RNA sequence: ACCUUAUCAAGAGUGGUGGAGGGAACGGCCCUGUGAAGCCCGGCAACCUGCGCAUGCAAGGUGCCAAAUCCGGCGGUGAGACGAAAGAUGAGGC
Numbered sequence: 001a002c003c004u005u006a007u008c009a010a011g012a013g014u015g016g017u018g019g020a021g022g023g024a025a026c027g028g029c030c031c032u033g034u035g036a037a038g039c040c041c042g043g044c045a046a047c048c049u050g051c052g053c054a055u056g057c058a059a060g061g062u063g064c065c066a067a068a069u070c071c072g073g074c075g076g077u078g079a080g081a082c083g084a085a086a087g088a089u090g091a092g093g094c
Base pairs, nucleotide, nucleotide: 002093003092004091005090006089007088008087013041015040016039017038021031022030023029026072027071028070042065043064044063047061048060049058050057051056069086074083075082
């Protein structure tokens, strides 16, 4: 990289550092010098993991901490809901 599978409407900072970007890509629409990304600290959560007969408890490995995965595209509908695709994360496979 690819394949399988589960989940994706909840939750999480008045901190330090940094100094202009960020929200995957595209189209929108937003966030941002009242301080973006990144890093540190802090926190959330509970996929794997540990303990337990179990409801659960813990938090070692990941993950996450604006907006539904921010919204849309394809199908569907009067419009929707919903589904798919794409994406993200975990676990497994190769």
Predicted 3D model of a 94-nucleotide RNA (SAM riboswitch aptamer (S box leader)).
Rfam family: SAM riboswitch aptamer (S box leader). Rfam's curators write: The SAM riboswitch is found upstream of a number of genes which code for proteins involved in methionine or cysteine biosynthesis in Gram-positive bacteria.
Model confidence (mean pLDDT): 85 of 100.